[in-house]
Context: one part of a larger RNA
RNA sequence: UUCGUGGCUAAGGAACUAGGCAAAAUGACCCUGUAACUUCGGGAGAAGGGGUGCUUCCUCCAUUAAGGAGAAGCCGCAGUGAAAAGACCCAGGCGACUGUUUAACAAAAACACAUGGCUUUGCGAAAUCGAAAGAUGAUGUAUAAGGCCUGACACCUGCCCGGUGCUGGAAGGUUAAGGGGGGACGUUAGCUUCGGCAAAGCGUUGAACUGAAGCCCCAGUAAACGGCGGCCGUAACUAUAACGGUCCUAAGGUAGCGAAAUUCCUUGUCGGGUAAGUUCCGACCUGCACGAAUGGUGCAACGAUCUGGGUACUGUCUCGGCCACGAGCUCG
Numbered sequence: 001u002u003c004g005u006g007g008c009u010a011a012g013g014a015a016c017u018a019g020g021c022a023a024a025a026u027g028a029c030c031c032u033g034u035a036a037c038u039u040c041g042g043g044a045g046a047a048g049g050g051g052u053g054c055u056u057c058c059u060c061c062a063u064u065a066a067g068g069a070g071a072a073g074c075c076g077c078a079g080u081g082a083a084a085a086g087a088c089c090c091a092g093g094c095g096a097c098u099g100u101u102u103a104a105c106a107a108a109a110a111c112a113c114a115u116g117g118c119u120u121u122g123c124g125a126a127a128u129c130g131a132a133a134g135a136u137g138a139u140g141u142a143u144a145a146g147g148c149c150u151g152a153c154a155c156c157u158g159c160c161c162g163g164u165g166c167u168g169g170a171a172g173g174u175u176a177a178g179g180g181g182g183g184a185c186g187u188u189a190g191c192u193u194c195g196g197c198a199a200a201g202c203g204u205u206g207a208a209c210u211g212a213a214g215c216c217c218c219a220g221u222a223a224a225c226g227g228c229g230g231c232c233g234u235a236a237c238u239a240u241a242a243c244g245g246u247c248c249u250a251a252g253g254u255a256g257c258g259a260a261a262u263u264c265c266u267u268g269u270c271g272g273g274u275a276a277g278u279u280c281c282g283a284c285c286u287g288c289a290c291g292a293a294u295g296g297u298g299c300a301a302c303g304a305u306c307u308g309g310g311u312a313c314u315g316u317c318u319c320g321g322c323c324a325c326g327a328g329c330u331c332g
Base pairs, nucleotide, nucleotide: 002327003326004325005324006323007322008321009320011318012317015316020313028052029051030050031049032048037042039152053074054073055072056071057070059069060068061067075079087311088310089309090308091307092306093305094303095302099111100110116149117148118147119146120145121144127136128135129134153298154297155296156295158228159227160226163225164224165221166220167219168218169217172216173215174214178210179209183205184204185203186202187201190197191196229247230246231245232244233243256290257287268284269283270282271281272280
């Protein structure tokens, strides 16, 4: 010199970096003070500001012990004198929340959740395990139990039953085994014109007809699976199109939101923040390809969540330097 762990560092203070990662800073107790927003509970330890040692009490309150308040004075750079002990603020996305999870690369926006809905089930319940007996459900009984979806709360949840599914219907069509046996064939008593024909029985085959569910069919059902258009023209500048025409469809996307965890073109355009901003925030709407329980839009509180900004703070950096200890190194 190198590595590790600590300590200090002029001036600057995030210029570092994908990113303040890491470090620094804050920190206890008492007093004061505390905004937007809000589900009125919170937010909140918001933020911000001040104090803290020792001596004497002539003072006051309580006096049972403690303790509290006050006054005067004293010392230090420093008085929670060491150690231990929140950094904070602003805005947005997602998920309401506390919880749960990939034991050993992921803790999350994933799962769960209270809430809401659909659906099955009348009890020897449905559902599940089992070959059965039997068991769980449940020593429960529709305010119960199972399945599926959604996911607090607020405001809401539009249109489509053509397809697929489910439920109901039974008139008709189709349709299995089974039932049914017309007829045909084989065999041969017999009869023969010797070519054949042939009853009964037995055997083989088997038409019509009958024959359930299902499917076709007819309805219902979307908080079932799902789906929710195109072209052309039109207003006294231009532009745009409230309006009109036409084709297609089961119906043509309503409210709300929107360059979004969704926007390709795209670093869209405008505004804000910066000296300078592909990120961020607020708008616009031309939504390649949002959209209503595969929930839509908001939302206080919450989060080792994600994104952007700020204050404080710092060796992250400009840009390095110094010190301590350990390793490395040498010998054994």